[in-house]
RNA sequence: UAGCUAAGUGCCUAGGGUUCCGCAUCGUCUGUAAUGGCUGGUCCGAGAGGCACACACGGAGUGAUCCGUGACACGGCGGGAGAAAAGCCCGGGAGAU
Numbered sequence: 001u002a003g004c005u006a007a008g009u010g011c012c013u014a015g016g017g018u019u020c021c022g023c024a025u026c027g028u029c030u031g032u033a034a035u036g037g038c039u040g041g042u043c044c045g046a047g048a049g050g051c052a053c054a055c056a057c058g059g060a061g062u063g064a065u066c067c068g069u070g071a072c073a074c075g076g077c078g079g080g081a082g083a084a085a086a087g088c089c090c091g092g093g094a095g096a097u
Stems, first nucleotide, its partner, number of pairs: 008053005015044002020041002022038001023036003055070006072092001074095001078090003
């Protein structure tokens, strides 16, 4: 200098919409509807957010195991999923420095 490989999982949050619940309006003899993302619950949810676990490497130890490290990270347009949308996925992308 070039190439290859890798950057995990769970829980939570920022955030997201509206399948279900709730709420509001309207309608209705009863019942069943209809409309509205509306503070919320269910739901989705971060490479560049948090925590934990796992894993890798280094060191100590007869061993069980213990300690340490795991850096940095500005970012469209557009498309995709599903109920729908999103900081989800395309994507550590295109691009910028």